[in-house]
Molecule: RNase P RNA; transfer RNA
Organism: Patescibacteria group bacterium
């Protein structure tokens, strides 16, 4: 100092003409004039959680006697959903610290099994010692473990150009055994603690020593998960993103929820020769629900390790329904990427040019 | 705008307690019979199991994320 990948911030300015949607003031009203406001950081995917609105079931008051208004609450089964600990939150599968644990690398101890320490990445982090099921092929055996080859005993046999006077004993061949063994080989993703000594016919946690994991109990620490020392038993493998089994949450639908009748339309009834009326009613493309809200951004103080959260000032915020938010020109070296709101919020996820931070990789120069 | 179901061969379906090799049927090639051709026998090709991750010894199967299609809700008067 290039390049390329991951992650995180950022998501054009400023002028001029033309239109579009909401809107405020003038106008009786119509046309129009002057103003103000007009997409994102994901408006997406709907993956989650809530506000809200109805509907469902219970309860309780009024009114009334079978309904209707009001406020309240979701029990139990099923389904469905979470899962380490404390915490933020309206709420969460978000998001903070924290603790455990996996992997890599350096670098320390050790005979070695392992440790320890530091730095970076990642854990869908409750039970597999509750039950049932599952592991193809390969392998003797895959969860009540077993014995293929091996290596050791016993016994039978047969050899010896092998020892002894001799019984016999050595070796070695071949075979038996509801014999031992699980060191060594081999199979496999995985084979019943790992490393050394002992021990034995030969082996074996069968003993011991250091380790490594679990289960119980006690010290001290820390809100707690756990951490620290110390005892006593022990090796009880994968895999619950198989069934499941324990703790926690959860009634349903989802703005096309739902509602309203003053504007139009349609029904009835009254009155009327007729038009024009009144009054009752339904529903809709009317109208409300619709955006200023658990709101967002900026400063300052304050509480907290942070998420976050109080106070106080300041600035900001579209609301369509055949569905606006556009289009050109001009200057900034270029205006370009993903992509356009539809009840609203908070979160995840994906997508995304250029710039800039950072972290790695590769080159390629210098010292 | 809100909720569902779904992708497997050229097409219309299966398949999956997760296990060696993924099938059927109709359609395509060749082969045989026939004077010929049809049907009707016999073979044969042909599959990124929509795409990327994770769990697993192993994934069409299980889970999570994209893509892509198809239905349902206004709605009645």
């Nucleotide at each position: 100092g290039u390049u390329a990948u991951a992650u995180g911030u950022u998501u054009g300015a400023u002028g001029g003409u033309u239109g579009c949607c909401c809107u405020g003031a003038c106008g009786c009203a119509a046309a129009g004039u002057c103003g103000g406001g007009g997409a994102g950081g994901a408006a997406a995917g709907u993956c989650c959680g809530a506000a809200c609105a109805c509907c469902c079931u219970c309860c309780a008051a009024a009114u009334u006697u079978a309904u209707u208004u009001u406020g309240g609450a979701g029990a139990a089964a099923a389904g469905g959903g979470c899962a380490a600990u404390g915490g933020c939150u309206a709420a969460c599968a978000g998001c903070c610290a924290u603790g455990c644990u996996u992997u890599a690398a350096a670098g320390a101890a050790g005979a070695a099994a392992u440790u320890c320490u530091u730095u970076a990445a990642g854990g869908a982090c409750a039970g597999a010692a509750a039950g049932u099921g599952c592991a193809a092929c390969a392998g003797a055996a895959a969860a009540u473990a077993u014995a293929c080859c091996g290596c050791c005993c016993g016994c039978c046999u047969a050899a010896a150009u092998g020892c002894g006077c001799a019984a016999g004993c050595u070796u070695u061949u071949g075979g038996c055994g509801a014999g031992g063994u699980a060191a060594g080989g081999g199979u496999g993703a995985a084979a019943u603690c790992g490393u050394g000594a002992g021990g034995u016919a030969a082996a074996a946690g069968c003993u011991c020593a250091c380790g490594u994991c679990c289960c119980g109990c006690u010290u001290u620490c820390g809100c707690g998960a756990g951490a620290u020392a110390g005892c006593g038993g022990g090796a009880u493998g994968g895999a619950a993103a198989a069934c499941c089994u324990u703790g926690c949450c959860u009634g349903g639908u989802g703005c096309a929820a739902g509602g309203c009748c003053g504007c139009g339309u349609c029904c009835g009834c009254c009155a009327g020769a007729u038009g024009a009326g009144g009054c009752g009613g339904a529903a809709g493309a009317g109208c409300c629900g619709c955006u200023u809200g658990a709101u967002c951004c900026c400063a300052u103080a304050g509480a907290g390790u942070a998420a976050u959260u109080u106070a106080u000032g300041g600035g900001g915020c579209a609301g369509a329904u055949a569905u606006a938010u556009a289009a050109c020109c001009a200057u900034c070296u270029a205006a370009a990427a993903c992509a356009g709101a539809a009840u609203u919020c908070g979160g995840c996820u994906u997508a995304u040019a250029g710039a800039c931070a950072u972290a790695u990789a590769a080159c390629a120069a210098u010292a | 705008g809100g909720c569902c179901g779904g992708g497997u061969a050229g097409c219309u379906c299966a398949g999956u307690u997760g296990g060696u090799u993924a099938g059927a049927g109709c359609g395509a090639g060749g082969g045989a019979c026939u004077c010929a051709u049809a049907a009707g026998c016999c073979c044969u090709a042909g599959g990124u199991c929509g795409c990327c991750a994770g769990u697993u010894c192993g994934a069409u199967c299980c889970u999570g994320g994209c893509c892509c299609c198809g239905g349902c809700c206004a709605c009645c008067a």